[in-house]
Parts: sequence; structure tokens; C1' cells
RNA sequence: UCAGAUGACCGGAUGGCUGCUGCUUUUGCUUCGGCAAAGGGAGAGGAAAGUCCGGGCUCCACAGGAUCAGGAUGCCGGGUAACGCCCGGCGGGGGCAACCCUAGGGAAAGUGCCACAGAAAACAAACCGCCGGAUGCCGGAAACGGAUAUGCCGGUAAGGGUGAAAAGGUGCGGUAAGAGCGCACCGCCGAACUGGCAACAGAACGGGCAUGGUAAACCCCAUCCGGAGCAAGACCAUGUAGGGACACGGGCCGCGCCCCGGCGUUAUGUCAGGGCACGGCAGGCGCGGUUCCGCGCCGAUGUCCGGGUAGGUUGCUUGACGGGGCCGGCAACGGCACCGCUAGAUGAAUGGCCAUCACCGGGAAACCGGCACAGAACCCGGCUUACAGGCCAUCUGGCAGU
Repeated sequence: UCAGAUGACCGGAUGGCUGCUGCUUUUGCUUCGGCAAAGGGAGAGGAAAGUCCGGGCUCCACAGGAUCAGGAUGCCGGGUAACGCCCGGCGGGGGCAACCCUAGGGAAAGUGCCACAGAAAACAAACCGCCGGAUGCCGGAAACGGAUAUGCCGGUAAGGGUGAAAAGGUGCGGUAAGAGCGCACCGCCGAACUGGCAACAGAACGGGCAUGGUAAACCCCAUCCGGAGCAAGACCAUGUAGGGACACGGGCCGCGCCCCGGCGUUAUGUCAGGGCACGGCAGGCGCGGUUCCGCGCCGAUGUCCGGGUAGGUUGCUUGACGGGGCCGGCAACGGCACCGCUAGAUGAAUGGCCAUCACCGGGAAACCGGCACAGAACCCGGCUUACAGGCCAUCUGGCAGU
């Protein structure tokens, strides 16, 4: 200097004016619940997002254990409140390397599947080829020999061809031709023993070689899992709203519906009471109006109880919290003492304008334009996804110079 790898951080700054939401101080008013004014101080994120996992908290259900069904997870060890998260390792794969990726239990429990191509895709298989036989042909007196063919019989997994995958590879021997059929080397399988907490690694020795792949196919094994969620849940509770109980009151008449009780009937009934609604006459009050008359309204009320809408309060932010320090640990993380308090809205605040500076782009300059992804909603731990730009540390490889 170029190319790369890993981990961490920042996410515009300062000032002025003016709003909004909590908190707080003082003063004033008050129906004592609060209200108003002035002042002070606080007010989004690394992901607040997706709502994908795990927990706290709340209510409901079961309250003991087991099983079935369903779901999730799945190498080993550790961390944690817990996890499907994190850390450290192991195995496999990729990269020259730093380093990265990895759902990684079981395929000798069983079932299924393996497209196309290919003869055959699994208790292996014969399409071409190779070899033997049979038959036919030729020669020969015969025995036999030779070349060549087949709608025939058999052997053969060496060679060709298909495929992602074809039942170890190379060589020598062997054979009718072949073949782990035999041998050497390589590979593979099992494994005493050794190292390691373990996953696992190494491996004496043994074995001619057995068990194709697929479980993010069914399945088997092991472990874990009750449901709903702050719109959870708790409290207060406006009224000319509505429910219940009791007391008390009722001008007269009629009709309808409902309820309860007594008597009686096979049944239709009858008597008394209560509730709701309607009509007529009479009464009271008000208005217009000279009386008459017309219009409107009223016929109750009281006490007590519980539910609950609007609305309000709470849950609500001090917490598996943050900061730097020391100690333990490779690390995740844990322990100790000290310091700090950092939004709490709810038709939902956290805004707007201006100036200067920083950064990026354009321009000769003056200057102009831009400045990411995105915004709390009960609270935490993770994961995933989005993100302009800036910055730091460590490491790897190449080139050049000394």
C1' cells in the first nucleotide's frame, strides 16, 4: 500500500424563540376533590419494528401421579430465572490463510419412497460385450479340426452404456471367460488398550468386505410443554337511566294483558289481591280569556340494597436496572462493595421555526441541495429483519521499500 477476516462503538452538536406530557417549588382561589399563575427540572431506539422463542406479573382451570393425543427440541460440556438463546469444545464441509457454514439422535425395530434415463434403484440385476455347450455349415473314411450364425441352454459384474447414486480401488496371480476366488498396497468394518468429565481422537490386533441413499417421509427413542393475556386484573362510580325490597298513599267507572292465592270442576269457571298499559267523567295547577269556554300539565312519595354504562383511580415503572472498579472463570457469566435514578402518555405528549458549526454531493467562487432506518404503550432476556454515514481494535494473505 492492496485485498480480505473478526469483534466492538457512534447514529449529528450548540444556542435562541415558541408549544405539548408527567414531576416539583412558591403564591392565589377553593364547594377541600382540586383549579389557576409564575419558576425549576425531566421527556424514544439500536433496533422502540416483526410479535418469532423464553420468562416475570395477573386471572381462569387442574390441585397427587401416570397414560393417550398434539407440539417443540435433538453431538458434548458449561452459563442462565428460562429458552429453540449464549459461551467453550467435538465431528463434517468450504477457504492458501485469518476465519466461515453446519436441524449434527436412530436407516442391523418396522413401513414407504428413490423422478428421467437405464437391462437392473435393492431378499440385486444380463441390454451390448466376453466364455462354454447345443444345433446348423465346411474339411475329413473316422476320430477330430475350422470359420461363422442363432426367436436355443448356461456361465460371467472384468469392459461398454444409463444415472445424483450400480454392491470397494490399483496391480499381479488365477480362470473356459470372469470374480476378494487368492495375494500385495490403499480404502473399509470391528476393536483390546491409551488420552479426554464428555462428545470424540489415536490405535495393537482381528476380518476378504458385510450394512446403497432418504427420518426439515411416516416412525422409534430421549427431554420439555395447562389456557388466556395490562383491552390481564383490582377499586370508585354521574343521572330526570334502569333493577330489587319495604313503608305509605289511592275520586269514580270501563276495557285489555300478565302474575299469585282461596274455593270448585272431567273441562269451561268463580272470588279476592298485585303489576303494566289505555279510555271516559270528575278534581287540582298554569296560560289565553269578561263568565261560559279553549289549550297544556299533574295524580304520588320516602327509606334501604345490589349490579353496572360513560368517566375516573390503580396496575405503571426501583428493575433478573445502569455505571465504572476489584476478584473468580479461556469465555458466556458469577460474586463483592460503592455510586446513580434515566419517559410513563391513553382519540395517546416527546413538536415546530431560526442561527452557527460538523458531514456528504454539485460549483471557479458566492452559494445551492441533502443529512439513514425508524418512533415507547405492563416489564425483562434473546432471535430475526431495516439502516445514510462515521470510527476503533485485533488478525490473515499479496506486493514494494529498508

Notes:
The RNA shown here (Bacterial RNase P class A) has 402 nucleotides and comes from Puniceispirillaceae bacterium (SeqCode). The model forms 94% of the base pairs in the Rfam consensus. The RNAcentral record of the sequence draws on ENA. It is recorded under the gene name rnpB.